RNA sequence: AAUUUAUUAAGAAGUGGCGAGAGAAUAGGCUCACUGACCCACUGGCAACCAACUAAAAGUCCUUACGGAUUGGAAAACAGGUGCCAACUCCUACUCCGAUGAAAAACGGAGAGAAAUAAAUU
Numbered sequence: 001a002a003u004u005u006a007u008u009a010a011g012a013a014g015u016g017g018c019g020a021g022a023g024a025a026u027a028g029g030c031u032c033a034c035u036g037a038c039c040c041a042c043u044g045g046c047a048a049c050c051a052a053c054u055a056a057a058a059g060u061c062c063u064u065a066c067g068g069a070u071u072g073g074a075a076a077a078c079a080g081g082u083g084c085c086a087a088c089u090c091c092u093a094c095u096c097c098g099a100u101g102a103a104a105a106a107c108g109g110a111g112a113g114a115a116a117u118a119a120a121u122u
Base pairs, nucleotide, nucleotide: 001122002121003120004119005118006117007116008115013043014042015041016040017039021032022031023030026093027092028091029090044085045084046083049081050080054075058071059070060069061068062067089114094111095110096109097108098107
């Protein structure tokens, strides 16, 4: 870098440094930012994808029964590998449906596409 799968409305900030833009890309909107954003470092935290560790219900099989075996994975916890800690992935863009409407726009829903993260493979 590519492919596949899963998830994306929840959650979690202080200090120091830097000094002008930042919110992926294009466009529009909106927001953050010299009361210092973004980014970087440290510390702290969130989450539970991977790893490790316990493990309820329920199912299946064996058994007269007690019970055993096996699958299962609610819930708790998490020191290792990542990730994350403004706004739904900040919102919209393309398609379909609904309702309103003369129509368009705005509105609601579903999907596609794009993106992010993880895991696996190449």
SAM riboswitch aptamer (S box leader) from a Bacteroidota bacterium, 122 nucleotides, folded computationally. The coordinates come from a structure-prediction model, not an experiment, and the mean pLDDT is 81. The source organism's lineage runs through Bacteria, Pseudomonadati and Bacteroidota. It matches the Rfam family "SAM riboswitch aptamer (S box leader)". Rfam links the family to the GO term regulation of gene expression. It was read from a public genome assembly, where an Rfam model found it.